[in-house]
Molecule: FMN riboswitch aptamer (RFN element)
Organism: uncultured Ruminococcus sp.
RNA sequence: UAUCUUCAGGGCAGGGUGUAACUCCCUACCGGCAGUAAAGUCUGCGAGCCUAUGGGCAGAUUCGGUGUAACUCCGAAACCGACGGUUAUAGUCCGGACGUGAGAAGAUA
Numbered sequence: 001u002a003u004c005u006u007c008a009g010g011g012c013a014g015g016g017u018g019u020a021a022c023u024c025c026c027u028a029c030c031g032g033c034a035g036u037a038a039a040g041u042c043u044g045c046g047a048g049c050c051u052a053u054g055g056g057c058a059g060a061u062u063c064g065g066u067g068u069a070a071c072u073c074c075g076a077a078a079c080c081g082a083c084g085g086u087u088a089u090a091g092u093c094c095g096g097a098c099g100u101g102a103g104a105a106g107a108u109a
Base pairs, nucleotide, nucleotide: 001109002108003107004106005105006104007103014026015025016024028092029091030081031080032045033044034043035042040079041078048057049056050055061077062076063075064074065073083095084094085093
C1' cells in the first nucleotide's frame, strides 16, 4: 500500500399537576471518533437536516488550583443536545435503524 474480517452511542430513578405527560413542573440521568496534558462545551470529523449533487446548514464554559504544558486533570458553579411520531410540548419513549459511520482492532499478501 492492497484485499478481507470483527467491533464501533449513552440516558427519566423519585415526586407534582392533569382525562391524558418517561414530552410540562421539581428533581434525576447521559455524553460518538481523531488530535492535544486525559475534552459533550478547544480544533477537526461522523451522525442529522437541506440540496441545483457542485455543495450548503447546524448546539453549548467560566472561575480558582497544580503544573514546563490543561477551555482536557483537581475543586466549584454553569451550559448544550437532529429529523418524524405521540391522548400533552421529548437529549432520555417509539420510528427511519438488524441502517449509516468518523474510526478502532486483527488477518493475509